[in-house]
A computed fold for a 520-nucleotide part of an RNA from a Bacteroidota bacterium, annotated as small-subunit ribosomal RNA, 5' domain. It was read from a public genome assembly. NCBI's taxonomy places the organism under Bacteria, Pseudomonadati, Bacteroidota. Rfam family: Bacterial small subunit ribosomal RNA.

Context: one part of a larger RNA
Formats: sequence, C1' cells, structure tokens
RNA sequence: GGAUGAACGCUAGCGGCAGGCUUAAUACAUGCAAGUCGAGGGGCAGCACGUCUUCGGAUGGUGGCGACCGGCAAACGGGUGCGGAACACGUACACAACCUUCCUUUUAGCGGGGGAUAGCCCAGAGAAAUUUGGAUUAAUACCCCAUAGUAAUAAUUGGUGGCAUCAUUGGUUAUUUAAAGAUUUAUCACUAGAAGAUGGGUGUGCGGCUGAUUAGAUAGUUGGUAGGGUAACGGCCUACCAAGUCAACGAUCAGUAACUGGUGUGAGAGCAUGACCAGUCACACGGGCACUGAGACACGGGCCCGACUCCUACGGGAGGCAGCAGUAAGGAAUAUUGGACAAUGGUCGGAAGACUGAUCCAGCCAUGCCGCGUGGAGGAUGAAGGCCCUCUGGGUUGUAAACUUCUUUUAUUAGGGGCGAAAAAAGGGAAUUCUUUCUCGUCUGACGGUACCUAAUGAAUAAGCACCGGCUAACUCCGUGCCAGCAGCCGCGGUAAUACGGAGGGUGCAAGCGUUAUCC
Repeated sequence: GGAUGAACGCUAGCGGCAGGCUUAAUACAUGCAAGUCGAGGGGCAGCACGUCUUCGGAUGGUGGCGACCGGCAAACGGGUGCGGAACACGUACACAACCUUCCUUUUAGCGGGGGAUAGCCCAGAGAAAUUUGGAUUAAUACCCCAUAGUAAUAAUUGGUGGCAUCAUUGGUUAUUUAAAGAUUUAUCACUAGAAGAUGGGUGUGCGGCUGAUUAGAUAGUUGGUAGGGUAACGGCCUACCAAGUCAACGAUCAGUAACUGGUGUGAGAGCAUGACCAGUCACACGGGCACUGAGACACGGGCCCGACUCCUACGGGAGGCAGCAGUAAGGAAUAUUGGACAAUGGUCGGAAGACUGAUCCAGCCAUGCCGCGUGGAGGAUGAAGGCCCUCUGGGUUGUAAACUUCUUUUAUUAGGGGCGAAAAAAGGGAAUUCUUUCUCGUCUGACGGUACCUAAUGAAUAAGCACCGGCUAACUCCGUGCCAGCAGCCGCGGUAAUACGGAGGGUGCAAGCGUUAUCC
C1' cells in the first nucleotide's frame, strides 16, 4: 500500500447493486416450510342446490368432499460444517463386476376367477395418547389359473474375439414368472421385453496439513479354498488352510481440518484463505438398527438405548428450528414472528387447479462497492469578528461573507405511468406427415402510492473525521512544568514544548473518517 462476512469511536443527505450469528452442531414458546389425485375405490362428516315430506325430517340425485383404502411425491428443493487425513475431495482412466422410478423410441399383450380388509355400523377400555372385540363392504389394494419371449435359471452344441477370470453371437431342450382399469370415446393409465437418456454405485493412477520430544504397527490382520451376502467386485461376512501384510520414499500414533472451482495479495514465483455463488461429501438432540421403496439406512418417517424438556387423573404419554421468521443464552458483533405464487422452477393431476418460508419481492443495517448532491457566476470598503505581530499600524481567515444575478440535480407537493406477460393451458377456427403447426378473441402483476416522465415553489433540505517533530503533506500563540499527558518506531514533557491540553491557521480523505483485529 491492498484486502475483510468485520467490530469500536465521532459523524451522517440520497440512490443502484451486493452482503448480513465468523461465538454455543447451545436450548427453544408460537406460526408457517409437502402435498396432491373423486378421470382408482367404498362412501357422505360438513357446505350449497335439487327431490320427497306427516314439516320432525328423509334422500349421494347434483356441485363437490372431511376422514378411510389406494397411487405418485415425500431420497428433490432448503439448512449446517459436527465428524472425517479418507478414494472424502480434485483430476484422469476403468467396470469382461453393476442398478436406474418418472421421460423418449420400439416390439408384443391387456383372458378368466377368488378370498379378505380399512371405512361405515354395534359393543367396550383409557385422563389422554391411543386402542380391543363383533358384524358387513369396495378397488388401479392382495391372491390363484391361463397365455408369453429378444425375460430369468439350468443343461448341451457351433462360430468369432479378448491380457485373464472369460466376453459375444446362433441353435436345441427343460423349468419358472404378467397385467387394471377410468372416461365427456379425444385419450390417459396397466403388463412383459429391447434400446436410449438421466441419475447413481464401485475400483485404480496421480495431487493437496503438522509433529520422530510418535519407530515399529497389524490376528479378519495378509493371501488362498469353499460358502453366504449384495444391484455388483471384494475378508464385506463365516468355516478351514497357509504366515503373511505395512513401514525411514515416514507405517502406526497424536494434533488440526469439510474438499474444490475460486478469493485476497504479489511483477511473478509464491504465501494466505475456502463468507456469498457453483460442484462434491458429511450430518439432522447423542448413539445404534432396520422397514418401505427405483432410490434412504430417511432433517419436518419408524424402532431401541441415553440426556433434556413438557402433559398427567401417577396407571401412562408427547417432543426434536444445523428449514423461514422469531425467543433466550453466549458474544466486540450480524436483520422482519412481512407480501405473493405475478414470473422461474418443483410435486401431484387428463385438465382446471392445489401446495410450494424453493423462488420472486418488500422491511432493517453506511457492512461493502459504485454513482449523485450539499449550489453556479459576479462581488474589495479587502467590512465586522477571531488569531498573530516589530501594535495610531500591518498580516491572515478571505471572494470567504454581506450584496446582485442564475439554476433546481436532490428534497417537498400535484398529475400521468411502464418493461418484467411470453405464452402455456382452456375455448373457437384452419391445415396436417396424426401429433404437430398456424390463427382468433378472453383472463392473469406480489413488487406498486414502484422505476420513469411532466409541472409548481424556493438556495431552498444536506459535512464531517483524522492529522500537522522526523519517517509523512501540513505552524504559530496560550496553558502546563519529567506533572498532567502523548507514542507505530525514533522519542517528547524538569518555565520560552511546531511532539502534552486548548485556540487560530493549515494538510489529507470525504458521507464518511480514524482506531483495533487478521492476511499478503
């Protein structure tokens, strides 16, 4: 000198864009953050309409729909950086050792039957959370039969290829395994394959911390055989056999740490760092475990143990903000219990649409970067006042002020007022290679009393902070008297202090300026 997720002191007019618990992965009141589908099902708690009515009510008939069964989603999105020195990450290869819901293309299929169970109803238990028994009922829930191969398994046979285990292709035989309907008839679903795409899984080379005041470490340890397990290879696990394996090119142990693209600095080499944004990993009160599923060993799912908090009728129960706000605590220190789904994206749905603290916006904070303003021109009797001196006077503050004139950025008031909205979807019409294209008119804006534009008034609404001995730009007077104090280093102060405190003047930066901390 540069930089910062900064803090503190003094000061403060505005806008744009960004950023905002670095500490206690401490504890959390309250609200919201993951639902959706009635075009899967039985139904009808509630609302509206209709029908019947003995005026009490009855009735799924219609729009719809709480709870329930069922499907898909909930493994994404969002948060945090505890752990981890490891194939966790980065990069480059490999899988002849693997999986992949939804999506796209394509080949076939969608036949027949059955038994249950939620709900509803009845009867209970319990303070509650919840739960028991009986009767009855449906499905795109579950099961059985049929049919099926370019599917799976096993046996056998021929060709081609490979570094090996082997791979690939063709034939034969045997065994096994499918399906679901809905509807406004346009379609959307369903089943079995093949291929693609996407997303993952696994292995390996190389790379990136400190300590030898850590020198030996290791028994599933290293390898083999057999088996189990997995989507898949493998001591991943088990039995048996052998005695190996790693290490001064640093094993083991200990400490520290999420990693990277990047960021800061520097001419570079390098050094430091990993806030925000993007990719990967790990975690979800601490620890362990599996279930469901294409995918989890699952933040707002389950079970067990533990700590803590809460409810209780003392028998027993409930909970997990490292989601968004917010509270307490800690701390030098870090914001609103806001608006909207208008846009982008996601989930569900045929769609309309619903949900979405993702997201888009607004609020707070000079935390940073950038921009603008606090007026312009003229104006000497060089006014008054202040300060200084060699004191009837002179110098300086200083064109500074007053005064004259001009402008209105900004501020205030009033009026107008976008882009972001493109369409998609739905509706009508036309064409068409048959699932696409064109066209018509309608609706939709949180931000937003926005931005922006116009007009009116009037210099009107707007300057501070640090420093002035040398380094280092900028000097005098008064007070103090080794005192009070200053200080980054050298150092200053003991009666003429340009170094302390005040004043006048000056220098630097400026809505900021200094100090502290950290890095180069």